[in-house]
The part of an RNA shown here (large-subunit ribosomal RNA, domain IV) has 322 nucleotides and comes from Palisada intermedia. The gene name in the source record is rnl. The coordinates come from a structure-prediction model, not an experiment, and the mean pLDDT is 80. It matches the Rfam family "Bacterial large subunit ribosomal RNA". Taxonomically the source falls in Palisada (Eukaryota, Rhodophyta, Florideophyceae, Rhodomelaceae).
Context: one part of a larger RNA
């Protein structure tokens, strides 16, 4: 002075971004346990108690030697505890070496393809391989993401389906006919090459029509009730259609440190409520919610050098002087 350990008067988070570090608690046995609740849980809840006893020596505790009872006698190891919010149900899983998380996975919903030589997928010249030694209670892709209570309107645009009508759609292919060249033959064939015509059509597009747990979308002005103040309501543009249920200053709210109440002597944080939603909203799921989380913000108890305030020891190493 650094570094690891120990202790500390009074205070007791007054530090600090933030109780970070650090101390508290621990183990057995008995009592005893709120609120919530998917009745399993919460729960070791919390919050008490006890962990021995007799004799000996000594004034006396304590220790020391001895003896004994019962399921239970904590030598170290060995949970700090509540409350209220946020996210995600939960066990698990991830950035090997800075991130464990509210990301992912999941059970369960759902759409959508697949009829079996299945469909998507790989590879081959081909068969063939896996799907699957399966068969739509199967496989295969998309998508939210236990459970409860729910999932509103819009198919104008873009996607997918679908459609013996109709348009549009052809390099290519088949016929035929002309024209030329060329070759055997001697007036006829078959071939190549240009042109023209005819003829049967695929996909595709345009049309239509379905679909949104499919990409995605989900407005303005004016005006009105016998205090005012607001507008059940009118009227009027414009849209495919105008945000329904619910939640709302939110992990989304700029203005903002909204406004009210709660907690504090004092609170940009925190919990309710309010709704003026700069720019919430329904499986890009919305709301709710036991029980879970080394997850996140907030409060409280205990508790302690975090700190008022620094201080001694120990061990190790740097420095310094021999």
């Nucleotide at each position: 002075u650094u570094a690891u350990a120990u202790u500390a008067a009074a205070g007791g988070a007054a530090c600090u971004u933030g109780g970070c570090a650090a101390a508290u608690u621990a183990a057995c046995u008995c009592u005893g346990u709120a609120u919530g609740u998917u009745c399993g849980c919460u729960a070791a809840a919390a919050a008490g108690a006890g962990u021995g006893u007799c004799u000996u020596u000594u004034a006396c505790u304590a220790a020391u030697a001895g003896a004994u009872a019962g399921c239970a006698u904590a030598a170290a190891a060995a949970g700090a505890a509540a409350g209220c919010a946020a996210c995600g149900a939960c066990u698990g899983g991830u950035u090997a070496a800075c991130a464990a998380a509210a990301c992912c996975a999941c059970a369960a919903g759902a759409c959508u393809c697949u009829g079996c030589u299945a469909a998507a997928u790989u590879u081959u010249a081909a068969u063939a391989a896996a799907g699957a030694u399966g068969u739509a209670u199967a496989g295969g892709g998309u998508u939210u993401g236990a459970g409860g209570c729910c999932u509103g309107c819009c198919c104008a645009g873009u996607g997918c389906u679908u459609a013996a009508a109709a348009a549009u759609g052809a390099a290519a292919u088949a016929u035929u006919u002309u024209a030329u060249u060329a070759a055997a033959u001697g007036u006829u064939u078959g071939a190549g090459u240009a042109a023209a015509a005819u003829a049967a059509u695929a996909a595709a597009u345009u049309u239509a029509a379905g679909u949104a747990a499919a990409c995605g979308g989900c407005g303005g002005u004016u005006c009105u009730a016998a205090c005012u103040a607001u507008a059940a309501g009118a009227a009027u543009c414009c849209u495919u259609a105008g945000g329904u249920a619910g939640c709302g200053a939110a992990a989304u709210u700029c203005c903002u440190u909204g406004g009210c109440g709660g907690g504090u002597a004092a609170a940009u944080u925190c919990c309710g409520u309010c709704c003026u939603g700069c720019a919430u909203g329904a499986a890009u799921g919305g709301u709710u919610u036991a029980a879970c989380g080394a997850u996140u913000g907030c409060u409280u108890u205990a508790c302690u050098g975090u700190c008022u305030c620094u201080a001694a020891u120990a061990u190790a190493a740097a420095u310094u002087c021999a």